Molecule: Lysine riboswitch aptamer
Organism: uncultured Lawsonibacter sp.
RNA sequence: GAUAGAGGCGCGGCGCUCAUGCGUACCGCGGGACAAGGCCAGGCAGCCGUCCCAAGGGAGAGGGUGCGCCGCCGAAGGAGGAGCGGCUUGCCUGGGCUGCUGGUCCUGGGCCGGGGGAGAACAUCCUGCGGACUGUCACGAGGAGUGGAGCGCUAUC
Numbered sequence: 001g002a003u004a005g006a007g008g009c010g011c012g013g014c015g016c017u018c019a020u021g022c023g024u025a026c027c028g029c030g031g032g033a034c035a036a037g038g039c040c041a042g043g044c045a046g047c048c049g050u051c052c053c054a055a056g057g058g059a060g061a062g063g064g065u066g067c068g069c070c071g072c073c074g075a076a077g078g079a080g081g082a083g084c085g086g087c088u089u090g091c092c093u094g095g096g097c098u099g100c101u102g103g104u105c106c107u108g109g110g111c112c113g114g115g116g117g118a119g120a121a122c123a124u125c126c127u128g129c130g131g132a133c134u135g136u137c138a139c140g141a142g143g144a145g146u147g148g149a150g151c152g153c154u155a156u157c
Stems, first nucleotide, its partner, number of pairs: 001157005008073001010072007018064001026057002030053005037048003040094006076107004082101007108134002111131003115127004136148004
């Protein structure tokens, strides 16, 4: 260097399902109040009256559970930045959200605790810290123990 492998509540994707979201957004019979504003910010243009109560109707997405299938073992995840797109009433500038591409840095893996962030959420996800566990290697005669990181480890060539 090539090929093949191992870790285990292992990782990712897709489909179906169920709950949450939610009796919410929204529509709206009827009633009341008010006068300038609303559509992310600014400019030009365009569109719309606004708010409250409310008979009656009434979601979806994002995020998840379970099952199945597929691809896998830097699997993959995260951070910040770059390039090119999409959405945000149309165009310009900015902001926000988001997709793809390539590069940099961090993390062996899952679990638990409490902290922070995302989230409608006591779900779930991400993360600095602590803890034990687990795979692996090194030191150690062995054991106990200590330490390292996947740019690792095992086997074959």